RNA sequence: GUCGAACGGUAAAAUGGUAGUAAUACUAUUGAGAGUGGCGCACGGGUGAGUAACGCGUAUGCAACCUACCUGUAACUGGGGGAUAGCUCCCUGAAAGGGGAAUUAACACCGCAUAAGACCACGUUUUCGCAUGGAAGAGUGGUAAAAUAUUUAUAGGUUACAGAUGGGCAUGCGUGACAUUAGUUUGUUGGUGAGCUAACGGCUCACCAAGACUACGAUGUCUAGGGGUUCUGAGAGGAAGGUCCCCCACACUGGUACUGAGACACGGACCAGACUCCUACGGGAGGCAGCAGUGAGGAAUAUUGGUCAAUGGGCGCAAGCCUGAACCAGCCAUGUCGCGUGCAGGAAGACGGCCCUAUGGGUUGUAAACUGCUUUUGUAUGGGAAGAAAGUGUUCGACGUGUCGAAUAUUGCCGGUACCAUACGAAUAAGGAUCGGCUAACUCCGUGCCAGCAGCCGCGGUAAUACGGAGGAUCCGAGCGUUAUCCGGAUUUAUUGGGUUUAAAGGGUGCGUAGGCGGAAUGGUAAGUCACAGGUGAAAUCCUGCAGCUCAACUGUAGAAUAGCCUUUGAAACUGUCAUUCUUGAGUACAUUUGAGGUAGGCGGAAUGUGGUGUGUAGCGGUGAAAUGCAUAGAUAUACCACAGAAUUCCAAUUGCGAAGGCAGCUUACGAAAGUAUAACUGACGCUGAUGCACGAAAGCGUGGGUAUCGAACAGGAUUAGAUACCCUGGUAGUCCACGCCGUAAACGAUGAUUACUAGUUGUUUGCAAUACACGGUAAGCGACAAAGCGAAAGCAUUAAGUAAUCCACCUGGGGAGUACGUUGGCAACAAUGAAACUCAAAGGAAUUGACGGGGGCCCGCACAAGCGGAGGAACAUGUGGUUUAAUUCGAUGAUACGCGAGGAACCUUACCUGGACUUAAAUGGGGAGUGACAGGCUUAGAGAUAGGCUUUUCUUCGGACACUCUUCAAGGUGCUGCAUGGCUGUCGUCAGCUCGUGCCGUGAGGUGUCGGGUUAAGUCCCAUAACGAGCGCAACCCUCAUCAUUAGUUGCCAGCGAGUAAUGUCGGGGACUCUAAUGAAACUGCCGGUGUAAACCGAGAGGAAGGUGGGGAUGACGUCAAGUCAGCACGGCCCUUAUGUCCAGGGCUACACACGUGUUACAAUGGUCGGUACAAAGGGCAGCUACCCAGUGACAGGAUGCUAAUCUCUAAAACCGAUCCCAGUUCGGAUCGAAGUCUGCAACUCGACUUCGUGAAGCUGGAUUCGCUAGUAAUCGCGCAUCAGCCAUGGCGCGGUGAAUACGUUCCCGGGCCUUGUACACACCGCCCGUCAAGCCAUGGAAGCUGGGGGUACCUGAAGUCCGUAACCGCAA
Repeated sequence: GUCGAACGGUAAAAUGGUAGUAAUACUAUUGAGAGUGGCGCACGGGUGAGUAACGCGUAUGCAACCUACCUGUAACUGGGGGAUAGCUCCCUGAAAGGGGAAUUAACACCGCAUAAGACCACGUUUUCGCAUGGAAGAGUGGUAAAAUAUUUAUAGGUUACAGAUGGGCAUGCGUGACAUUAGUUUGUUGGUGAGCUAACGGCUCACCAAGACUACGAUGUCUAGGGGUUCUGAGAGGAAGGUCCCCCACACUGGUACUGAGACACGGACCAGACUCCUACGGGAGGCAGCAGUGAGGAAUAUUGGUCAAUGGGCGCAAGCCUGAACCAGCCAUGUCGCGUGCAGGAAGACGGCCCUAUGGGUUGUAAACUGCUUUUGUAUGGGAAGAAAGUGUUCGACGUGUCGAAUAUUGCCGGUACCAUACGAAUAAGGAUCGGCUAACUCCGUGCCAGCAGCCGCGGUAAUACGGAGGAUCCGAGCGUUAUCCGGAUUUAUUGGGUUUAAAGGGUGCGUAGGCGGAAUGGUAAGUCACAGGUGAAAUCCUGCAGCUCAACUGUAGAAUAGCCUUUGAAACUGUCAUUCUUGAGUACAUUUGAGGUAGGCGGAAUGUGGUGUGUAGCGGUGAAAUGCAUAGAUAUACCACAGAAUUCCAAUUGCGAAGGCAGCUUACGAAAGUAUAACUGACGCUGAUGCACGAAAGCGUGGGUAUCGAACAGGAUUAGAUACCCUGGUAGUCCACGCCGUAAACGAUGAUUACUAGUUGUUUGCAAUACACGGUAAGCGACAAAGCGAAAGCAUUAAGUAAUCCACCUGGGGAGUACGUUGGCAACAAUGAAACUCAAAGGAAUUGACGGGGGCCCGCACAAGCGGAGGAACAUGUGGUUUAAUUCGAUGAUACGCGAGGAACCUUACCUGGACUUAAAUGGGGAGUGACAGGCUUAGAGAUAGGCUUUUCUUCGGACACUCUUCAAGGUGCUGCAUGGCUGUCGUCAGCUCGUGCCGUGAGGUGUCGGGUUAAGUCCCAUAACGAGCGCAACCCUCAUCAUUAGUUGCCAGCGAGUAAUGUCGGGGACUCUAAUGAAACUGCCGGUGUAAACCGAGAGGAAGGUGGGGAUGACGUCAAGUCAGCACGGCCCUUAUGUCCAGGGCUACACACGUGUUACAAUGGUCGGUACAAAGGGCAGCUACCCAGUGACAGGAUGCUAAUCUCUAAAACCGAUCCCAGUUCGGAUCGAAGUCUGCAACUCGACUUCGUGAAGCUGGAUUCGCUAGUAAUCGCGCAUCAGCCAUGGCGCGGUGAAUACGUUCCCGGGCCUUGUACACACCGCCCGUCAAGCCAUGGAAGCUGGGGGUACCUGAAGUCCGUAACCGCAA
């Protein structure tokens, strides 16, 4: 839960009857709920906590078992008994409940009778099995049953056997991680006996024995329900175990039994515990991991729905009742599948948007508008299922009173749902992500290492296809993207299918146990192996065919497939096993050879140190240089003697021996090894080898010796910023010996052992044959080179890193870390084993090209050296920094900025500041309109720009030109970015380099060529050469200087001739010379000698004006420095537009405690001053240079002449000759200041130059350091020019005059070139990189302590319950 068809029986209520007018009373029937009894409640539903287990899977077994309901068979169901719920009454408690009295029934309960083929005991026959044993049959004795109900036909009940179903037990095999868990176990393992159970069994107990499990992983710890299957994968595998099915376990946590066929029981019981609730405080109640639902937790997961209509379950004869099982509905794009959001036409390629090289084009895009069509879906109206069969009622039929069949009636949660028809109308319906590469898809704007993106690489610092937005595009689409997880890719744990020289990885070496593997032949066997067949491998799933929902998802049906396990039969090649043989693997024997192989003992010489005795005298020793140290108390040196300890010169070598470590004077003893030869003997005895055992350099440790040398620690001296180091002087442990530990090394060939095979050449050691100073052969070693092959390459290559086989060891990104913890060993030091958290996107190997090196080799340069003169000190000039300022405009900043841009800042320049003004603007061009003016002159205001006034006033071919005004379109910017750019420039560097084509080599990056040997200034040339050629550079070609020739002679020249002057080429003439300026010549290692193959070099060679690129210039390869310049110019982008544009006045760029660079003048006598006398070149000149004259001390002024220039003019100084000064702050030096002037200019105050007079500062040759220069150079002396009104020019660029010294040489400094080497660098050494350090306590660890939880072990107390004992109590029995 159900059953009144098991039982007693009833309240309320209903109906009927009787009495009564009625109220009401009595009575009969039906009768919920409750109770006794039967069956069910052990199914179904949920969950995965526990469990590493016979739990699960698979295959077996039970001769060791049970099974209610169901089916079949056989037999039976006789006769009795005493109670008890309920009901009634009473007591008690808050309640839950409890207690008592009386009375009653049954299919409830209990005796008695009967009973077989059941069970037990005894004994017997037949037969079977792998064992214990089983099955069947005859006999004797003993034991145990039952329940009724009713319509009399059924439904029940009892006993027994059998079936079916369900279960129980046992076994083989399979089924996680950790060995930093290696030993575990006492009911443990087995036996005998007993007990328990449905049943076997240490399941339990008594006794006996001492076993049992374990490296094929016991025990322990951690994790976990298992399977069918699911996902992935080519497979092998890997991961997972949600829905569905099977099994197990669990039901608040732990324990326990009862009942029952079945439970140790999800919605039963008892006890303990935790929690929640009720309470009168005494005591009670409960268990959603059932369905809904609530809370909490969480990134996250649904309705307190409908129905038993179907399927199924329980009870019942049945109707029927119950069923959150189930079937339906609801929620969720969570997944799978299907459908739609329209289709066709439509180019002025519309508008709009976006982009661009922007009069225009492209794209969005046939997309839209517009025209036509369709109606799934939608809305409205109407119709409308299948899923239903059974059962039951009625009627009928057949058998004959009940079953079967037929007809009919009845039963639908979903649901008026699916579906169908009609009407309407494109009507109701598209998003998400992405667009740098991987990876399909690109532009603009904004932002500016910010905001942000990001799976990996990585984007973003002003032009972002990577951020944000927009337009466009791509992919998918009712979805899209993110996140999490699993497999794949990943051959990145490699069975298929990897490796270990150098990338991670061969054990330090041997012996050897287990194990793995193993030579030839024959025979047997059948474990492995192979084959046929049988059983199993549940269903679902996967796959295939067919079918049903409109299709599909989904579902149905049929087939196929399924590793494995079990059974039976067979085959015999291979492996195994058994047996018998063989000799080639292995070993033995005999002979012989070799060696720094080992252990123990003895002996030797040299050297060193010390001691002794001499000789001898002032140093020795040591170093880069010194010092400490030793030494006049006699060292060092030297001679002799003595002692001590350690090591063994030469021989000596890619030599030899040994398993490795290792082994070296000679010799003795002992034992060991290998090789060769013989092929006598054994007959596979072999190989490898986890664990184990032994050996094992140096250092170190213990005990005892020894101690000459050397020498950690230590001391002292040096070096150094320091120097706890390198160097020096000493020196303890140690180094040596004996015994015992340690057990590690770059213990390396960074290469495990064994066996076989695979071109060679060459050296060497030791043997052998047959005897040799020859040549070959053979064996075992040790080396070099090299073929095939291998390898990422370097390389290896019969001594493999090649080709194969066997066994062992080891590896799996870097760091953390060979660390921590644990364990083992050790006297200790330490060794062995050996993680994780966390963190990074790399770490690493080999090779390449560069760059770099306090690496090497070769070479060059005013690079050093040798010299000369300077800078750095002074004053001034100039530039820069800094500071200041209203502004001191901007740029340049090691070399490669700083007398730079600037080759001229008083205004201008000018870009800066202050103030005043303008807005198509200061200039130019185009269009339109207008005017004939504007400009100029005068004038007013003003600082000026500007504004106002007056005045003058066009040309014309009449088209217009010109000018101005207004308007319009184009402006303007020295504002930013040189890190967006062009162009130009600096520097490496006038260094000799930089490349290409083809070929060749290499997997490739790359190489070769370009390297090598010589040579050169040179990648210059020669030789050699897998390279052969070529290009840009070098050189040459160009200019100039030096010589000559020719031509030409004016303005130049003047030798000769003539004229003339005070004098002068002044004149006539001349072309000779100088010169001028054009063309040529000349120099090429051409000649000679020497060296050398050659290229080339050498020579005070010759010749020549010049000699080895004759001097100088121009000329600057590929590239480097994001070098410099947006302010010279140009230009992209950005920014300003009554201003960041433009005009004007004044100021500033010229400031001044200071610092630096570059210069000038000096410090004096090789000089200053004064006087006199000479000699250039190259340039300039008309708003110019100016002769000459004159005034002035002078700057210069006033006149005047020549010259548009070989005509005129500007023009030398040092030098030389005299005089003077006499070493001093001077007759040096000239700054500064004062006064007076000159000139330019609109204007010299800020802020010019020059002149004269006066004034007369610092400075007496310059610290560290540093610059230039190798010959007409340095040094020194003047002259000119550009710019320019003038000039701050002492600067720059040129010119000539006078005119040196030195170079041994390449060790060093700097820079550069070539080759080579190392590299952890590539932004390339100004690289890379290591460690400490601050603050703090977020994370991790520690910490005086404080606190909470969990666990182990031992012990104490000990509930329920089961069993046993006892028998007060009950008592025929129960």